[in-house]
């Protein structure tokens, strides 16, 4: 320098061919349970989907650009 790939909640990850309100587990907070804890159960909160731009009635999903990580080639 070139190519491929990953980036979604604090962490680990889903999200099918663009379709409606963006999800799960763990962690966190609150409540129930307990003499107090742990466990278990219930509920709640938490995201500009790495950043920017574009296409579209509609984008996490498509296109361009850019940042970071990984792999390969020269």
């Nucleotide at each position: 320098c070139c190519g491929c790939u990953c980036u979604u909640a604090g962490c680990u990850c889903a999200g099918c061919u663009g379709g409606a309100u963006a999800g799960a587990g763990c962690a966190g907070c609150a409540g129930a349970u307990u003499c107090c804890g742990a466990u278990u159960c219930u509920g709640c909160a938490g995201g500009u989907c790495g950043g920017g731009g574009g296409u579209u009635c509609g984008a996490a999903u498509c296109c361009c650009u850019u940042a970071g990580g990984g792999c390969g080639g020269g």

The RNA shown here (transfer RNA) has 74 nucleotides and comes from a Eubacteriales bacterium. It was read from a public genome assembly.